[in-house]
Model confidence (mean pLDDT): 81 of 100. Transfer RNA from a Candidatus Magasanikiibacteriota bacterium, 72 nucleotides, folded computationally. Its Rfam family is "tRNA". The family's RNA type in Rfam is transfer RNA.
RNA sequence: GCCUCUAUAGUUUAAUGGAUAGAACGCGGCCCUUCUAAGGCUGUGAUGCAGGUUCGAUUCCUGCUGGGGGCA
Repeated sequence: GCCUCUAUAGUUUAAUGGAUAGAACGCGGCCCUUCUAAGGCUGUGAUGCAGGUUCGAUUCCUGCUGGGGGCA
């Protein structure tokens, strides 16, 4: 330099064009407990960036950025 895969919450992930972007762990608050752990209730927080297509984009297209793999 070229090809290819990939990027969603602090972490692991679901969502193949239309639901309020769903869940688990985590974290905060309350309850329980003498305290801690465990348990119960509740809350919290995400689509890498910039464009394009579309009535509508996490999803499709282009470029860029980061990461993985391959070729030279």